[in-house]
RNA sequence: AGAGUUUGAUCCUGGCUCAGAACGAACGCUGGCGGCAUGCUUAACACAUGCAAGUCGAACGAGAAAGCACUUCGGUGUGAGUAGAGUGGCGCACGGGGGUGAGUAACGCGUAGAUAAUCUACCCUUUAGUCCGGGACAACAUUUCGAAAGGAGUGCUAAUACCGGAUAACAUCUAAUGACACAAGUUGUAUAUUUGAAAGCUUUUAUCGCUAAAGGAUGGGUCUGCGUACCAUUAGCUUGUUGGUAGGGUAAUGGCCUACCAAGGCGACGAUGGUUAGCGGGUCUGAGAGGAUGAUCCGCCACACUGGAACUGAGACACGGUCCAGCCUCCUACGGGAGGCAGCAGUGGGGAAUUUUGCGCAAUGGACGAAAGUCUGACGCAGCAAUACCGCGUGAGUGAAGAAGGCCCUAGGAUCGUAAACCUCUGUCGGAUGGGAAGAAUUUUGACGGUACCAUCAGAGGAAGCCCCGGCUAACUCCGUGCCAGCAGCCGCGGUAAUACGGAGGGGGCAAGCGUUGUUCGGAAUUAUUGGGCGUAAAGCGUAUGUAGGCGGUUAGACAAGUCAAGCGUGUAAGCCCGUGGCUCAACCACGGAAUUGCGUUUGAAACUGUUUAACUUGAGUGCAGGAGAGGAAAGCGGAAUUCCCAGUGUAGCGGUGAAAUGCAUUGAUAUUGGGAAGAACAUCGGUGGCGAAGGCGGCUUUCUGGCCUGAUACUGACGCUGAGAUACGAAAGCUAGGGGAGCGAACGGGAUUAGAUACCCCGGUAGUCCUAGCUGUAAACGAUGGGUACUAGGUGCAGGAGGUAUCGAUCCCUUCUGUGUCGCAGCUAACGCAUUAAGUACCCCGCCUGGGGAGUACGGUCGCAAGGCUGAAACUCAAAGGAAUUGACGGGGGCCCGCACAAGCGGUGGAGCAUGUGGUUUAAUUCGACGCAACGCGAAGAACCUUACCUGGACUUGACAUGUACGGGAAAGCCAUAGAGAUAUGGCCCCUCUUCGGAGCCCGUAUGCAGGUGCUGCAUGGCUGUCGUCAGCUCGUGUUUUGAAAUGUUGGGUUAAGUCCCGCAACGAGCGCAACCCCUAUCCUUAUUUGCCAGCGCGUUAUGGCGAGAACUCUAAGGAGACUGCCGGUGAUAAACCGGAGGAAGGUGGGGACGACGUCAAGUCAUCAUGGCCCUUACGGGAUGGGCUACACACGUGCUACAAUGGCAGGUACAGAGGGCAGCAAUACCGCGAGGUGGAGCGAAUCCCACAAAGCUUGUCGUAGUCCGGAUUGGAGUCUGCAACUCGACUCCAUGAAGUCGGAAUCGCUAGUAAUCGUAGAUAAGAAUGCUACGGUGAAUACGUUCACGGGACUUGUACCCACCGCCCGUCACACCAUGGGUGUGGGAUGCAAAAGAAGUGGCUAGUUUAACCUUCGGGAGACGGUCACCACGGUGUGAUUCAUGACUGGGGUAAAGUCGUAACAAGGUAACC
Repeated sequence: AGAGUUUGAUCCUGGCUCAGAACGAACGCUGGCGGCAUGCUUAACACAUGCAAGUCGAACGAGAAAGCACUUCGGUGUGAGUAGAGUGGCGCACGGGGGUGAGUAACGCGUAGAUAAUCUACCCUUUAGUCCGGGACAACAUUUCGAAAGGAGUGCUAAUACCGGAUAACAUCUAAUGACACAAGUUGUAUAUUUGAAAGCUUUUAUCGCUAAAGGAUGGGUCUGCGUACCAUUAGCUUGUUGGUAGGGUAAUGGCCUACCAAGGCGACGAUGGUUAGCGGGUCUGAGAGGAUGAUCCGCCACACUGGAACUGAGACACGGUCCAGCCUCCUACGGGAGGCAGCAGUGGGGAAUUUUGCGCAAUGGACGAAAGUCUGACGCAGCAAUACCGCGUGAGUGAAGAAGGCCCUAGGAUCGUAAACCUCUGUCGGAUGGGAAGAAUUUUGACGGUACCAUCAGAGGAAGCCCCGGCUAACUCCGUGCCAGCAGCCGCGGUAAUACGGAGGGGGCAAGCGUUGUUCGGAAUUAUUGGGCGUAAAGCGUAUGUAGGCGGUUAGACAAGUCAAGCGUGUAAGCCCGUGGCUCAACCACGGAAUUGCGUUUGAAACUGUUUAACUUGAGUGCAGGAGAGGAAAGCGGAAUUCCCAGUGUAGCGGUGAAAUGCAUUGAUAUUGGGAAGAACAUCGGUGGCGAAGGCGGCUUUCUGGCCUGAUACUGACGCUGAGAUACGAAAGCUAGGGGAGCGAACGGGAUUAGAUACCCCGGUAGUCCUAGCUGUAAACGAUGGGUACUAGGUGCAGGAGGUAUCGAUCCCUUCUGUGUCGCAGCUAACGCAUUAAGUACCCCGCCUGGGGAGUACGGUCGCAAGGCUGAAACUCAAAGGAAUUGACGGGGGCCCGCACAAGCGGUGGAGCAUGUGGUUUAAUUCGACGCAACGCGAAGAACCUUACCUGGACUUGACAUGUACGGGAAAGCCAUAGAGAUAUGGCCCCUCUUCGGAGCCCGUAUGCAGGUGCUGCAUGGCUGUCGUCAGCUCGUGUUUUGAAAUGUUGGGUUAAGUCCCGCAACGAGCGCAACCCCUAUCCUUAUUUGCCAGCGCGUUAUGGCGAGAACUCUAAGGAGACUGCCGGUGAUAAACCGGAGGAAGGUGGGGACGACGUCAAGUCAUCAUGGCCCUUACGGGAUGGGCUACACACGUGCUACAAUGGCAGGUACAGAGGGCAGCAAUACCGCGAGGUGGAGCGAAUCCCACAAAGCUUGUCGUAGUCCGGAUUGGAGUCUGCAACUCGACUCCAUGAAGUCGGAAUCGCUAGUAAUCGUAGAUAAGAAUGCUACGGUGAAUACGUUCACGGGACUUGUACCCACCGCCCGUCACACCAUGGGUGUGGGAUGCAAAAGAAGUGGCUAGUUUAACCUUCGGGAGACGGUCACCACGGUGUGAUUCAUGACUGGGGUAAAGUCGUAACAAGGUAACC
C1' cells in the first nucleotide's frame, strides 16, 4: 500500500466482498511446562449453608460453669473478676472496605471557576478551663402474657449515661445597653498526708480523656461558564410556572416551602415529548483527523427485594439499622412471627458462556484499645480454566543400499527423503535424591512453602497438532462421485477425465495451539473539517419577491471580542511514549522524564475580522433626454375559412380507404350561385426575430400599466448579494357555479383490419376545448445546467441603441453598450462535450445526493370539494443497477455494389408407372450412421451365402488373431469313414526337421500375464471432410491519435472479376488471400518415326498402308513460339482504367481444371483409420446354420420411362472419343428366333479383342386412337453366373397390355460448344445399374434492366442485442413461500388528567390523658402520650393519548419454477418513444 466482482472488451460512477489489528468472548479438533494477568457481557432472577464489623474491664454495675486441687464431705480454693450478657464510648456514613449499573440525557459527569451563602468526628497547633450538685434507667431479682419472636408489671443499682447550677474570655445575636451558651472523669507511677484491719479516700504529678474558643489540615454541601446520544413522521411548553415583598426552613443561597403582588419564563442556536444510555481517566482501531467503546485498575455518581418515610449522628434519609405498604420465601400451637448474597465462597435458573462452600492475618491497610491484642472473604496467597499475553521444550550430530512401505508414473523413473533405521552425543522441561531462601521494618511473628533457586543422578526416554492448497492468497496430483452428495467470504465450483465436493499422497501456513462464529475500527475519499459531488451516472426547489441568518466596497482614528506572543495556575495517579533499572530473557514490575494538543488568569501586539466614530464614490439607487418590443389587463372593431339555415341552378351519386364498408343522397345530396346566423382561431408578414422571472405571449384600434436598453449629467452615500421558514405567480388536464358551443374531440356507437383488435384506419359523437368567478399546484415545468460578482484568445451571423471617419448625399467602413445564435484556443470533463450566455479560474449564499428494487409506496401529519399534492420510512430481496464511449451482430433504417438472385428464355420436378433412398409402421431382427440450405441414387465403386455389424436356436472360453514365461507332449497339416443343419465330435490312414546331443525351430496341451469388442462418448481428441465461398476479404510490424477498449492503415474520389490498380490522405510498409506460376484444350514451329500415317515413287489384290520405300500431312509426345491493353483513335484528371478498331488461330482472366485466406457452424465422422477415458471378459469376445438388412396402410426426396407424328415400327446407310482386357478380352466358323452355347486364331495390347456407336440421312408404314403410343403387371418357357437364384439375381422368347392424353399450390437447373438431346466406356475380386464417374455426336433460345423477393460485400445510422433478433423483454392470471400495510376487535406495557382514598412518618393545632430530674407564686408550667389537620407511597375508579403483540378477512410487494394469455418496450420495435 491494495485486491476481487457489472462488460464481448473499455473508461467512469457505484455498491457488495476480502487481505490487517483487537476481544472479559463462545464453539469444533487437539493439548507438554512455567511466568504474569483475567474470569456471569444473559435474570438489578430466586437463594440452602458458612463467613464478610466489631472493639474497649485503663468509662460502669453485676458476674458464671466445666475442669483441677484440698476437704472436717457442709464446702473451700483455683478457674476468674475469666466466659457470656447489659449500661456507656468509638466504629458501623470508611483519608482508603467490598458489590452492582437498575435508574439517570441531569450541574449526573468532565473541565475551569465561585462560596463575602457553608459544615467538617477522629488528627495537628494555640488559648482558657475541667467547680458544686441532683434524679433516674438497663443489667439483676420477682410476678406475668405468648407456641415462638417478643413483651408487660413491680422492686434494687453504677457510670466518661442523663439533668440542674456556678464562673466565663473568645464566639453568636443585638436597639451596642445587654442577652445567651460548658465540662467527666479514668488509669498508672511516685511522694506525702489522713483514715484504716484491709480495700480504699484525699492531695500533687504524668498519661489518656472532657469542655469552650481560634487557626490549620482533610473531607464534604451548594452555585456558575463551557462541553456531554438519537428522533421534527415530537413545534409549541409552563401556574410554584417567571419575578418581587414578607415569613418559614436549612450548616448554607434559593419557589426549597407558605402568603400576597405582578404576568411573566423557555423555544428552529431545537423548548416540550419520545427512545436509548451510568459519566470520565482510559481501551481498541486509525498516518492523522476521527470512529467505536466504557470489563479488569483509578476518580465521580446512583442503587442495595420493590415503593415511601423519617430517626440517630460530625456525617445517612443508612447494602449486612428502624418504621410502613407491596411481592416472594420460610416457621407456626393458625393467634401470630422471621428474612432480603448487586459482600466472599457456593446453589438453582437463564444462557453460546464465566472458577474453590480453600489457606492466612506473615505482609500492606482499616476499626477499637494506653497497650498486649481482638476483628478484618479489604488484602496477601493457593486452587480451577490454553481465556489473553510472554518464554521454553518435544532433541542434536552423522547417516544413500537413496532400504521397506505409501503415492504418482510417459513403466525409464520421480517423490515422501537424511526423513527413518544404524552409529555417536546432549540433558532444557518433566522425574528422583539432597540442600534451601529473600519477602521481617523492630524483640516476636511466614499463609505462600519444603515454594523459587542450587547441586547430584538416570534416561531420547514422557511431550504436535490444527487449518488451508480455483482466483483474491503461500501451497497439486491420483482415486471416488456425476447439477447427486456436497462446497462457498466474494466471484463461483459439481450434469463421467472436478488442482473448487469426499478420501489419499504430496505441499503451504501457523504452532500448544489452530480454525470457525460474533463484535469493533480499518481498508471506505462509501457522510468527504483534513477529504466528495449535482448537463447525461444518485443529486439545482417550476419561477420570483423577501424575513431571520450567512457574507460584504474605499480612507482615517479609537477599542481590543476574535487573532497572535510570553508568563503563571491547573490539566490526580495509573496507562501510552522515551530513558534507566529488577525478575536468567520476555510478558510483567519499579524509578525518572516527556506528553497531556484543554481551560482559567496576567501582561503585551494591532496587520486582518469585528465594534464604534468621521469621511469617500467606483457597488446600488434616483432625477433628465431618447428608443425597441406577440410584456400584462380591459373595451371595441375586422376579414378569410368551416358548419348550419333559406332560396336558385342542377342530377345521381357523394364521401372515405391500402382496399372497403358504415355514413349522406331522388323527401334532390355532392357540386355551384345568392342571402343569413353562430362560435372559435387569427394565413401571408414570421425569422435559431422580439418581450417576459418562469409558465407563457401573435388580426386591428383605444385606455390603463410593469420591466428593459442607450446617452449625457446632477443627486443619495454601501442603502449591497444570497436567502431556511413565509408569500405571490404558475402549461395542460381536472373540479364547483353560471353562460356558450362553429370546428375538433377522451368516453361511447357503428364500419373495417385481425387468430383476437375493448387499438392503429374510417363514419358519427358526449364531456371538454371558449367566457366569467373560484379551486387545484402538478409536467421531460429542460439548457435535464440555482443566484450574484470578478477574471481568462478570437472569428462570424442576427436584433435594439449611441458615437466617429469619408461623402453633396444615398451608402459604406470603424468603435462601443445590451441581447440572442454559431464555430473555435487555453482550460475543464469518465467520455460525450462545455468553452466571455462556461460545464474554465476564484469568492459568497441557498437547495439537493450517498447501491438497485421495495417506493415516491405505507403509516402519521398537513393542504384540497374531490381527484390528489407536500412531507416521507421500514421489513424483505439482489450483487449488481447505472453513465459515456468501442468492436461486432441485428433493423419490417438509409444510400452504393455484386451473384442464373430476380427479370428475359429453354428444359424439368410436383400428377402416372417403375427404380432408388428416407421417414413412419411392422418385425425375433427389419444392424448402424447422416436431418434446413450443407441428411434423403448419402457412407454403399454394387446385402442370394460371404459381406454383416442385426435376429433365432445350437455350441467354445488364453480364445479366430499377437506376444512373454513355466511345465508337459510331439508333429501340424492332409486323406477316408460315421453322426450332425453346420460348427464340431469320434474312429482309421499318415507320423517331423536340424544338432556340438545340452538344445533349437515348428506345432499341440495345461497354467498365467493377456488377447478381443462395428460396445459408449465426434460435447475428451488427431486426421479427413462439408458449408458460408473462389465470396474478397483477414491480419501484422513500426509510427500516429485516444486515459482506455480501440482507431488509423483497410476510410475517401475513380476503376476492377478482385483490398485489381491509380490518385488523395498520419501514415509507411509487410504477410495470408486475389491474380500469376501448374495441368488439359485452341494456332504454329523444332525434334522423333512404331504397332500409328500415305502426298509423291514402286509391287500386289476384285478390294483393303497388305508390302518395299518414305518422314511431307494427320496423329502420337517431348521441347519451344504466341497475347502483353503491346499498337491506333476516343473518353477520363495528363492517372488507373474503359469504349471502339487494326492485326491475329486466339483480345482484354481465350475456354476448362487443380488450387479454398482469418475464421464460423461444440457442422459430420470413435462404423475407414488412429486415439484418451469408461464399460464387457464362459461374454457386449470368437465360430457356425438359417433368417433379416429386400417387410408395406402410408408420406417425402432423387431418378428412369412415358403420355406420342420434330413421333413409333420396319428396311438400307454414314461419322466418334475415351476407356478396359490373363482367375481376362475373345475374332473367324458352327448351333439356337433369342438370351446364349460349342470352339479357341490373336492379344499382357497406338498391332488383337470388347466394338455394330446412336441420334443423323434415306425408303416404306401407321393418321390422333388409350392407338402399330406407353410399357407396368401377370402366366408360360428358357439362358447365364454361382456350392446355392424359395425368401431375394440379371437377361431372353411367347403371351398379357395397367396407369398415363403434358400434370394444382409450389418449386429446380442452365448464359455457349452451355441448356436440351443421342449413344459409348469404366470402376465396383462370380452374377447383379434407371445410380455414379468419364467420353464424344447433334446443338439452341434469351439477358430491357436492378424496382421487388433471396444470398453476399463495403459505408453510414439506431440499439436496452454480445448464447449477438431463433436476441432481449413487459403485464395480468394460476401454484408455492416470505416479510409487510389495512382490519369489527382482543390482550399487555408505560403514561397524562380528574375526583375520591390515605399506612408509616414529619410538621401545625390541641379543650383529652399523663409526668423522676428543671422552673414554680405550689395552682401549675415546660415535656410526654393521645386526638385532629396538612403533605404523601402502594392500591382502586373514570377518561384520554401512546406503544407492543395478536386477529376472520383483505391490499399491494418480493422470491421461485421449463405454467397460461398476449407482445407493451429496445431497430422507424413494425402506430417514434417518453413526462
Record summary
Small-subunit ribosomal RNA from an uncultured prokaryote, 1475 nucleotides, folded computationally. Its mean pLDDT, the model's own confidence on a scale to 100, is 83.